[in-house]
RNA sequence: GCCUCUUUAGCUCAAUUGGCAGAGCACGUCAUUAGUAAUGACGAGGUAGCGGGAUCGAAACCCGCAAGAGGCU
Numbered sequence: 001g002c003c004u005c006u007u008u009a010g011c012u013c014a015a016u017u018g019g020c021a022g023a024g025c026a027c028g029u030c031a032u033u034a035g036u037a038a039u040g041a042c043g044a045g046g047u048a049g050c051g052g053g054a055u056c057g058a059a060a061c062c063c064g065c066a067a068g069a070g071g072c073u
Base pairs, nucleotide, nucleotide: 001072002071003070004069005068006067007066010025011024012023013022019056027043028042029041030040031039049065050064051063052062053061
């Protein structure tokens, strides 16, 4: 220098190929217990790495940039 993949909640990851952003764990409150743990119910938390574009409409498609992983010379 070139190629491929990844970037979504605090963490690990989904979203069925463009139409309301979700799960598990963690966190908070409550219930249960003599108390703790476990368990159960409820809740908070993300304008999707950044910037543009196409579209009625983008996490998803196109372009650039950044970060990470792998490969080639």
The RNA shown here (transfer RNA) has 73 nucleotides and comes from Cercozoa sp. M6MM. The coordinates come from a structure-prediction model, not an experiment, and the mean pLDDT is 82. It matches the Rfam family "tRNA". The RNAcentral record of the sequence draws on ENA.